[in-house]
RNA sequence: CUCGACAAAGGCAAACCUGACCGCAAGGCAGGGACGCAAAGCCACGGGACCUCCUAACAUGGUCAGCCGGGCUACCGAAA
Numbered sequence: 001c002u003c004g005a006c007a008a009a010g011g012c013a014a015a016c017c018u019g020a021c022c023g024c025a026a027g028g029c030a031g032g033g034a035c036g037c038a039a040a041g042c043c044a045c046g047g048g049a050c051c052u053c054c055u056a057a058c059a060u061g062g063u064c065a066g067c068c069g070g071g072c073u074a075c076c077g078a079a080a
Stems, first nucleotide, its partner, number of pairs: 002080001003077002011037002016032004021028002035066001041072003045069003048064004
């Protein structure tokens, strides 16, 4: 360095609930919660999904990093 143990210490937190919080919306934030996660830490670069305030398509602008790649960084240390 690869790797990831019925290891240790710790970490994160889906669904769902709450909010005289934000946003048109997707969604976000905070508290509870715990399905899971060895990068479920960070970055919208490629693909994808979703939203875009009367409707449809397109454009534009967004959202999702817990959809898949990619990039950057990182705790612990059995075996190989």
The RNA shown here (c-di-GMP-I-GGC riboswitch aptamer) has 80 nucleotides and comes from a Nocardioidaceae bacterium. The sequence was found by an Rfam model in a public genome assembly.